[in-house]
RNA sequence: GCCAGCGUAGCUCAGCGGUAGAGCAGUGCUUUCGUAAAGCACAGGUCAUGGGUUCAAAUCCCAUCGCUGGCUCCA
Numbered sequence: 001g002c003c004a005g006c007g008u009a010g011c012u013c014a015g016c017g018g019u020a021g022a023g024c025a026g027u028g029c030u031u032u033c034g035u036a037a038a039g040c041a042c043a044g045g046u047c048a049u050g051g052g053u054u055c056a057a058a059u060c061c062c063a064u065c066g067c068u069g070g071c072u073c074c075a
Base pairs, nucleotide, nucleotide: 001071002070003069004068005067006066007065010024011023012022013021018055026042027041028040029039030038048064049063050062051061052060
């Protein structure tokens, strides 16, 4: 340099045009002799960035940035 995949909650991930979710973690309450265990509830998101298409975009298209892998080149 070229190609492919990935980027969504603190972490690991799902969702692939029509209300943004799960598990774990966090906070509060309950339970318990007690607990890092159990139950209930709450909170947490510019969906990498910019632009385009569309009535409507996390989702489709383009560019850019970052990460991973493969290929290639060079001294």
Annotation
Predicted 3D model of a 75-nucleotide RNA (transfer RNA) from a Planctomycetota bacterium. Rfam family: tRNA. From the family's description: Transfer RNA (tRNA) molecules are approximately 80 nucleotides in length. Gene Ontology term of the family: triplet codon-amino acid adaptor activity. Lineage of the source: Bacteria > Pseudomonadati > Planctomycetota.